A computed fold for a 1410-nucleotide RNA from a soda lake metagenome, annotated as small-subunit ribosomal RNA. The prediction has a mean pLDDT of 83. It matches the Rfam family "Bacterial small subunit ribosomal RNA". Its family is annotated with ribosome and structural constituent of ribosome in the Gene Ontology.
[in-house]
RNA sequence: GCACGGGUGAGUAACGCGUACAUAACCUACCUAUAAGAGGGGGAUAGCCUUGGGAAACUGAGAGUAAUACCCCAUAGUAUUUUUGCGGCGCAUGCUGUGGAGAUUAAAGUUGAGGCGCUUAUAGAUGGAUGUGCGUUCUAUUAGCUAGUUGGUAGUGUAACGGACUACCAAGGCGACGAUAGAUAGGGGGCGUGAGAGCGUGAUCCCCCACACGGGUACUGAGACACGGACCCGACUCCUACGGGAGGCAGCAGUAAGGAAUAUUGGACAAUGGACGGAAGUCUGAUCCAGCCAUGCCGCGUGCAGGAAGACGGCCCUCUGGGUUGUAAACUGCUUUUAUCAGGGAAGAAAAACUAAUACGUGUAUUAGAUUGCCGGUACCUGAGGAAUAAGCACCGGCUAACUCCGUGCCAGCAGCCGCGGUAAUACGGAGGGUGCGAGCGUUAUCCGGAAUUACUGGGUUUAAAGGGUGCGUAGGCGGCUUAAUAAGUCAGAGGUGAAAGGUGGCAGCUUAACUGUCAAAUUGCCUUUGAAACUGUUGAGCUUGAAUCAAGAUGAGGUUGGCGGAAUGUGACAUGUAGCGGUGAAAUGCAUAGAUAUGUCACGGAACACCGAAUGCGAAGGCAGCUGACUGGACUUGUAUUGACGCUGAGGCACGAAAGCGUGGGUAGCGAACAGGAUUAGAUACCCUGGUAGUCCACGCCCUAAACGAUGCUAACUCGAUAUUUGGGCAGUAAGCUUGAGUAUCCAAGGGAAACCGUUAAGUUAGCCACCUGGGGAGUACGCCCGCAAGGGUGAAACUCAAAGGAAUUGACGGGGGUCCGCACAAGCGGUGGAGCAUGUGGUUUAAUUCGAUGAUACGCGAGGAACCUUACCUAGGCUAGAAUGUGAGUGCUGAUAGCUGAAAGGCUAUUUUCCUACGGGACACGAAACAAGGUGCUGCAUGGCUGUCGUCAGCUCGUGCCGUGAGGUGUUGGGUUAAGUCCCGCAACGAGCGCAACCCCUAUUGUUAGUUGCCAUCAGGUUAAGCUGGGGACUCUAACAAGACUGCCUGCGCAAGCAGAGAGGAAGGAGGGGACGACGUCAAGUCAUCAUGGCCCUUACGCCCGGGGCGACACACGUGCUACAAUGGCGCAUACAGCGGGUAGCUACCUGGCAACAGGAUGCCAACCUCUAAAAGUGCGUCUCAGUUCGGAUCGGGGUCUGCAACCCGACCCCGUGAAGCUGGAAUCGCUAGUAAUCGCGCAUCAGCCAUGGCGCGGUGAAUACGUUCCCGGACCUUGUACACACCGCCCGUCAAGCCAUGGAAGUCGGGUAGACCUGAAGGCGGUAACCGCAAGGAGCCGUUAAGGGUAGAACCGGUAACUGGGGCUAAGUCGUAACAAGGUAGCCGUACCGGAAGGUGCGGCUG
Repeated sequence: GCACGGGUGAGUAACGCGUACAUAACCUACCUAUAAGAGGGGGAUAGCCUUGGGAAACUGAGAGUAAUACCCCAUAGUAUUUUUGCGGCGCAUGCUGUGGAGAUUAAAGUUGAGGCGCUUAUAGAUGGAUGUGCGUUCUAUUAGCUAGUUGGUAGUGUAACGGACUACCAAGGCGACGAUAGAUAGGGGGCGUGAGAGCGUGAUCCCCCACACGGGUACUGAGACACGGACCCGACUCCUACGGGAGGCAGCAGUAAGGAAUAUUGGACAAUGGACGGAAGUCUGAUCCAGCCAUGCCGCGUGCAGGAAGACGGCCCUCUGGGUUGUAAACUGCUUUUAUCAGGGAAGAAAAACUAAUACGUGUAUUAGAUUGCCGGUACCUGAGGAAUAAGCACCGGCUAACUCCGUGCCAGCAGCCGCGGUAAUACGGAGGGUGCGAGCGUUAUCCGGAAUUACUGGGUUUAAAGGGUGCGUAGGCGGCUUAAUAAGUCAGAGGUGAAAGGUGGCAGCUUAACUGUCAAAUUGCCUUUGAAACUGUUGAGCUUGAAUCAAGAUGAGGUUGGCGGAAUGUGACAUGUAGCGGUGAAAUGCAUAGAUAUGUCACGGAACACCGAAUGCGAAGGCAGCUGACUGGACUUGUAUUGACGCUGAGGCACGAAAGCGUGGGUAGCGAACAGGAUUAGAUACCCUGGUAGUCCACGCCCUAAACGAUGCUAACUCGAUAUUUGGGCAGUAAGCUUGAGUAUCCAAGGGAAACCGUUAAGUUAGCCACCUGGGGAGUACGCCCGCAAGGGUGAAACUCAAAGGAAUUGACGGGGGUCCGCACAAGCGGUGGAGCAUGUGGUUUAAUUCGAUGAUACGCGAGGAACCUUACCUAGGCUAGAAUGUGAGUGCUGAUAGCUGAAAGGCUAUUUUCCUACGGGACACGAAACAAGGUGCUGCAUGGCUGUCGUCAGCUCGUGCCGUGAGGUGUUGGGUUAAGUCCCGCAACGAGCGCAACCCCUAUUGUUAGUUGCCAUCAGGUUAAGCUGGGGACUCUAACAAGACUGCCUGCGCAAGCAGAGAGGAAGGAGGGGACGACGUCAAGUCAUCAUGGCCCUUACGCCCGGGGCGACACACGUGCUACAAUGGCGCAUACAGCGGGUAGCUACCUGGCAACAGGAUGCCAACCUCUAAAAGUGCGUCUCAGUUCGGAUCGGGGUCUGCAACCCGACCCCGUGAAGCUGGAAUCGCUAGUAAUCGCGCAUCAGCCAUGGCGCGGUGAAUACGUUCCCGGACCUUGUACACACCGCCCGUCAAGCCAUGGAAGUCGGGUAGACCUGAAGGCGGUAACCGCAAGGAGCCGUUAAGGGUAGAACCGGUAACUGGGGCUAAGUCGUAACAAGGUAGCCGUACCGGAAGGUGCGGCUG
C1' cells in the first nucleotide's frame, strides 16, 4: 500500500438518486506553499537457534537480538483547554481579527553529504462526511400511524450536528396536498419511439449508491465496519488418524447446472494508467492486443459490353402454331476489386533511465548519442495469371409490390386481420413465371407509433359506455366595479450552475463510410440578483349592478296537525218477496227454500274523496286533491328603502327520499301477493272465475332502493320569431289592445347533432365548479370493508371468453297491427272427391331386375301423344373390341340372291350364282387394311345454354335529368278521385321516358260487297217409290276474302275533370260484347346433363356394342287422379228427330253374302265441301219393370271365339254364352264452377301393327241455380305502423336439466412465506464495573452487568399454494323440457320490491314509455 482499479444489482420507494443550496456543525494519507523544530534516555520482541505437542491446520517452552517498532524526560505556539480585554461583521444559534494570564502535548533516521525522510502549525488542492428545498412507481378492497415516539434539560458518543444514545420532564409529532401498510424497483446522464407533448426503458460508456456465501461485530488505518483481512452464529462443500481443521469466482479465463440463448483455461506489460521504490525495477486478467459469433453498424464483391436461329430444355395456351423463361445462355471482346501466388513493408516510440557535451547557482535546463513493438511480416504497396474464387431468403386473395397450371376435395393443410379448403382453389402442396430485399432474408418476443382508443397539447356523458334520486353545506376551486400600496405568481436583463460522453451543426483524421477528433450551439432546469407593475394574488379605502334584507301586495292539491261532511262498497237488524243469484268466450267452483239475489228503512265500520279537473297549479326531489281551523316553508310583483361582493359550485359530511319490505302496538270496509277451489290446456305451478292471508290504513322506529326519467348536474351571460296558457305590475281605457316580470307548453330562424331531434325552459355560443365514462360477456358478481333486526344496500375486481356488443336512420320481409281494394277467397248455390268395385299414377315393400327422372302449393292419367318383341336406359345368359352408326381413305369388284351345317339368337363356317354407265382414262355403287375423328340414357340442373313451371294476366318494375339527405336512400311511383289496370284526371320539386297494362293479331256474334264448286235450291223445267237426281239459278244457307260496325259517340242526372249511374234512345252487339294467343323487373341455387346442346370429371376386351329370355305389369298395405255405380228425372225393348270439329291409299270403306257377334269373304267409291269413317247421344213416342241388392250395379271367374302381330304364358283389345262381388249416396275433411258457364249427352283426332284410352286434346247437343254482402278462412295489391327478422316468422330467441372441457369463488383441513410484538436463551465484539489471580507499576486475565446476531416457546394477524365436498360462470355439432322476449309476440314490455313456481317465469304494490 492493500478503502484504488475490476465485478454484480440481491437489497433499497430512501436525502438512495437527480438538481440547487448549506456546514456560522466537520475530516482529509500521499501533493503544494509558508513558519518553526528534531536535545537526552530506557525497556522489550519477531525472525534466527534449541526443544515440546499435533494426522494436519497450527502451536507451547527456553535462550538471545535490531529498528524510521515501543516507552520516559526536555523544549514549544497561530495547536488543545481555562479565564479575561478590545475591534469588526453577520444569518438565529453566532462568525471573525487582535491582546493578557494559567495548564497540557512533538520528533527518526539514512546517505554517495547534493538529498530523501521525521515533528508541530497554518493555508491551498484533492477526496469525503452531514443537513436542507424541490423532483422521484402502483394499490384507499392499506385510513389512521407513532413510546425514543415529538419537544425540552443535563450528559454520553462522534471528525462533526442530532433521541444517534442515556437519565429526568412535558404530551406531543405525522396524515385525504395520502401518513401507515402492502406490492414492485438500484437512481441519473442517457437509450428506443414519436411532429411534438408524451409513452416505454435504464445493456454496452460515464456519475452516484448498495452488495461481496446468509447474518452480526468490531479491529487496524488518513480513509473500511474492508470482494481475493479478522472474530462469531448459520447453511453448504471438502480434508481427517474422529481428537479436530479448511473454504467462499457478483475479478479474468474455465467447469457444471438451468435455459430458446450468450465466447478463449490466448498474448503482452510495447502503449495508457495504477501501487511500491531514491532508482534499476517488480506487480497489474486494469489496460492494450489477438481468438470465437453475419449479433449490430459501415464499406466492397460475386463481373462489364456486344450478341436473335428470339436455340435446346422447362412452363402455359384457343395446340400443323403461338406466348414466356429471354440478351438470358451459347459465342465474341474487355476489366481484375476480392481471392490465390510472389516480392516489398509501416505509423503507433515519446520518453524515463544511461552516456557525453553546453549554460548558470550546489540542481535543473538544452543538445547529441544509444535502448525499448504484444499486435505483426499485420495494415499498406507492387507484380503475375485468369471470369477466373463467391447468392440466397421471403412472398405473390385484399390490406400489399407480384399469376398461371397440376394435385388435393371442409381431407391434408393455411391464417397478422378479414378469411381460404365440401371436384374447375391466383388463399392448401408442387411446378413454371413474377415481386421484394440481398450476405443476408424470414419467424417469434418486447417497446413506441398509427390510437384524438386516457384526449396537458387533444375526447366525451338525451337515445351509442357515461349526470350522483334530491337538497343543505365543510374543505377546496372559481369569483362584480373604482382606486392606492405591495411584488408571491407573471415578464425582462445580468450572474452562477446545468460533468464528460451521447444527440445536432460546421470543420478535420483513417482510400470512403461506420468510427474518431475538434469547435460551436443546445442542455427547454435550478439558484442568486436588478428591474417592470398590465393581469392574478395580498393589504387598505370606496361603489352598487351580483347577493341578501325591509315594506306593501298578490298566489298555489307546498308541509304538519285537529275538527267536520256526503256519495258508494260491505256487514248487521227488520220488512216486502220467491227461485234462482252470481260469473264467463262458454262454463263451473261459490251463494240460495235454514228464504239468497232484488227492493225499502234503520244501524255500524273502515278506506278513498265523483263533478270542478285542464295542454292547470305547488314543491329541491320523492311527491301533493272533499270542506274547514291552527301552526309553518317557498317562489313572484312593486318600491329614488337598507347592507355593501356578504357570491357560485361543492370531494368527504348531514338531511330528505315512491312502492315493496322489517319491528312493536292498533285497525281492517274494499282491494289483494301467497294459498285453495273451478275452468282453459298436450300440460297450465299462468292469463279468466269464486274465495282469501300477509299487506294496503294509523302511531312510533328501521330500510334507502326504482325506467328515483326531461334517461338531459348546478350557476351566470349572450343569440330571430309565432301561438296558447297560469300569476303579478304599468299605460290606455274597453278592444280579439300595447307594454314589462316570473312560470308552464307547442311550432320554428340561425346554430348544433351520427341521425332521430334540440332550438331564450338548448342538446346553440361562452365561463366556473362537481359527478361520471373508456369494447361485449364474466358482473354490479366474488373477496374484503362499511351500514342494516333481516331482506339487503354501498364500495367493487380478476381469471376466462367473444369479434363483436351497441345507437340512429334506410330498404325490404313479417305481424294472432291499422286503413283501402281485389280474386269462385268466403258467403249464396249446383255438382263432386273422401265410403264401394275397377282403371291409372305414386309411396312403400318385394325382386336377379322391378331402369331413370318429377316430391307442398308449382310431383303423383306427370316426362309417356301408345312398355307383348322393338321401344329399354334395368336384370340374367351368350358374344364383339378401331368397335353398332357417319366421314376421309390406298386398294378390291363386289353387293345381292339361293342353299347347307351349327347355335336360343346374335354370330360363326361353307357352297353355288351374279352388276350398271362410259368419251375406255374412269365414274356410280358396294366392300375396305392402316390411321384420324369412336362410343357412353355414366356423374355433376349446385359449372351451364336452351326450354318450362310458379307467384300471376297480379299491376307492378325501373331509368335520365333535377331536387332533398353526410349516407344508405328518397322524390318522381306519395296525396284527392277514378279504373279491370301505375287506367285516366286533379294536385304536387319535380319534368320526362322505358319494360309491363290496354290496343295492334286470331276465333266467334250482325250486315254488306265480291266469288258460286264438290256446297245451296226460292223461282222455271225435267225426273223418281223417294232423293238438288238433272237442266238451270246466285235469291237463301253456306264457303272464304275484303269491308262496315261500338266510340260513353247521343240524351238525362252527379262530378272541376277523369269518370260513374240510367229496364234511356238507337243498335245484332253497350260500356273490355264472348273466347284465345300474348306472361314486366324478378323469386323459388324451382325442374330438366334421360329431348337437344355443352364445361369439367369418370369408363375404354367396358360404365361402349350385338343378341335370346326376363323385368319396367310384382302386392300385406297407404295416398292422388279418374271411370262405373248404388237406380224410377231410372233400367230394358221397339220406333223416331237434330250436330260440329276432324281423319282417310301399307288408308277410310258404301253395298252384298256368312256369322247371334267380334269379324270374315267378296265388291265399289274416294288422295276428298265430291267417296267414306258417320249410328250422333241425351231427346221424343209407345211399352215394360214398381223399390228389391232388384230387369239396379257390373267386378270377378269359367267356357267358346275374332283380330292385330315373327310371337298375345308372364302381358293385348274385342265378341258371345254363363257367373253376378262390393255397393242402397259415403266420417273428419276437401275440390270445381258466376252463363251458353256448371251439370249432363254423345262425336272426332294425335300416338298407333294392335292396345291396356275410363287418359290427353278438340267438337258440338241439352242447359240451370245463386251472389245479401266483404265480418271471417286463403292468396294478392297500395298506404301506414312496430320489429331484437335480412337464409328475412318454416325468422329470431330465453332459462332449467343431461354430457364434455376450461378458468374461478367458498370450504373441514394441510403446506409454505414475509412481518410485528411477548417470553426464554444468548456467540463474537464494543461499553461499563471489579477486592481475591498475574504484574514493582502501568496494566492484564477472570468474573459481573449492558448491548446484541442467532436459536427456542406460545399465540394472533396478513399473504400465497393445495384440498374431500360445494356454488355459480364461460365454451361446445345436430341432446331433453317448455315458449319467456322481439309484431298488440298472441296476458304490452320494462324498472324496483315481495311472495311463489321444473324452467324460462307468474302474481301483488308503486313507477316508466324505451